[in-house]
Context: one part of a larger RNA
Molecule: large-subunit ribosomal RNA, domain IV
Organism: metagenome
C1' cells in the first nucleotide's frame, strides 16, 4: 500500500445527498412511566435503582436415627443431615460482579400504506400487490362463468347469507350536481335492412305462320321490379361506487381594498363537503410565524388550486413499518487530523 480487526488526548456531526459506517443501548429484579386511544394498547414507554463472594438468621420441602400412640406399606413429635426460592442483617476484594460470550440506543414531528401477509430467483421489499370490510353487475340451476372441435370437466356432491366479475381498500365522518358524449339496461310505433320467399315485365332459342320483312305458342334458359322480411343502427326511455365531465366576461357598499348583489354569453352540468406553494404549486426559495447564530429542506398557517376533490374514492385516524421527512438526547475516529497496534494479502530473497 490493500483488506480485515482493535484502541486513542481535545473536541463531539464540524462528516456526508443522508449520523452511511461504528459507537452507545443490552440478560433478569424492583421502582417508576406522558400525549394520544378503536380503552385492547401505546409500554421494555421514558426515567432510575441493584446484581459477585462469605457468614449468620427467617421461609419452604424432605425428613435418617429417637420418642409416643400404636401394629398399619399406619399417624404424629422433636431434631440432625440435604436441599430450593426469596426476605433481613452482617463482611470481604477489585476500576469494573447480567466482570468473559449471547442479549433493544431513545424520545418528537409530518407523509404514505390501516393492520400480519405478497413481490421484480440475479441491481428495486416499497407508498407498489394482497387483505378483512364496502359497492355495483351477472346468475334461479343442465345456473352465470372458464376449459375443450367435440364428448366431458371445474363452478358443485354448491343453489342468491351461493357463485362469477369489476372496482374500492381496516375503523370513523361522509361520498355532491351532469344522462349531452361513449356504454349498458329496456322499448318498440316509424325509417333503414340480409338471405330467403315472390314473380310483374324483358331477352335467348324455335315448331308454326308470312312472297319477304318479320311475327312468333309450348317447353328449355338468362335477367330480373313490385310486394314480404330478423336483429343491428337511426329513434324513445332509465343508468354515474358504468367509460367519463363539473366554465367566460362585466359591473357594483359612504376613503381605499374586497365583493354578498346585479347583468351578460355559453353548457349536459358548471367543482358540493372536505383539504390545499402539497408523493399534485408552473412562477417559487410564494407570504407569514416556529424551530437554527445563518434552515432551497422541515413544521403551522394563508389560498392568488399554472394544472385539488369525494369508492379513478375524499378528509381524519390509536395501533403497525428492515418505507420516506425533519428536529432533539445519547453516543461515538464520520469529522477537526491523524497515531499506534494485532493478524492476512501485496513486495524481496529462497
Nucleotide at each position: 500500500c490493500u483488506c480485515u480487526c482493535g484502541u486513542u488526548a481535545a473536541g463531539g456531526a464540524a462528516c456526508u445527498c443522508g449520523g452511511c459506517a461504528a459507537a452507545u443501548u443490552g440478560g433478569c429484579c424492583c421502582c417508576g412511566u406522558a400525549a394520544c386511544u378503536u380503552c385492547g394498547g401505546g409500554a421494555u414507554a421514558a426515567g432510575g435503582g441493584g446484581u459477585g463472594c462469605c457468614c449468620c438468621u427467617c421461609u419452604g420441602g424432605u425428613g435418617a436415627a429417637g420418642a409416643a400412640c400404636c401394629u398399619g406399606c399406619g399417624u404424629u413429635c422433636u431434631c440432625a443431615g440435604c436441599u430450593a426460592u426469596g426476605g433481613g442483617g452482617g463482611g470481604u476484594c477489585a476500576c469494573a460482579g447480567u466482570a468473559a460470550a449471547u442479549a433493544g440506543g431513545u424520545g418528537g414531528u409530518a407523509g404514505c400504506g390501516a393492520c400480519u401477509g405478497u413481490u421484480u430467483a440475479g441491481c428495486a421489499a416499497a407508498a407498489a400487490c394482497a387483505c378483512a370490510g364496502c359497492a355495483c353487475u351477472a346468475u334461479g340451476c343442465c345456473a352465470a362463468g372458464u376449459c375443450g372441435c367435440a364428448a366431458g370437466a371445474c363452478g358443485c356432491a354448491g343453489u342468491a347469507u351461493a357463485u362469477a366479475g369489476u372496482g374500492u381498500g381496516a375503523c370513523g365522518c361522509c361520498u355532491g350536481c351532469c344522462c349531452a358524449a361513449u356504454g349498458c339496461u329496456g322499448g318498440a310505433a316509424g325509417g333503414u335492412c340480409a338471405a330467403g320467399g315472390g314473380g310483374a315485365a324483358c331477352g335467348g332459342u324455335u315448331a308454326g305462320c308470312g312472297c319477304a320483312a318479320g311475327c312468333g305458342a309450348a317447353g328449355c334458359u338468362g335477367u330480373g321490379a313490385a310486394c314480404u322480411c330478423a336483429a343491428g343502427c337511426c329513434c324513445c326511455a332509465g343508468u354515474g361506487a358504468a367509460u367519463g365531465g363539473c366554465g367566460g366576461c362585466c359591473g357594483u357598499a359612504a376613503c381605499a381594498a374586497u365583493g354578498a348583489c346585479g347583468g351578460u354569453c355559453c353548457u349536459a352540468a358548471g367543482g358540493u363537503a372536505g383539504c390545499g406553494a402539497a408523493a399534485u404549486u408552473c412562477c417559487u426559495u410564494g407570504u407569514c410565524g416556529g424551530g437554527u447564530a445563518a434552515g432551497u429542506u422541515c413544521c403551522g398557517a394563508c389560498c392568488u388550486g399554472c394544472a385539488u376533490g369525494a369508492a379513478u374514492g375524499g378528509c381524519g385516524u390509536a395501533a403497525c413499518g428492515a418505507c420516506u421527512u425533519c428536529c432533539a438526547c445519547a453516543c461515538u475516529g464520520u469529522c477537526u487530523c491523524a497515531a499506534c497496534g494485532a493478524g492476512a494479502g501485496g513486495c524481496u530473497c529462497g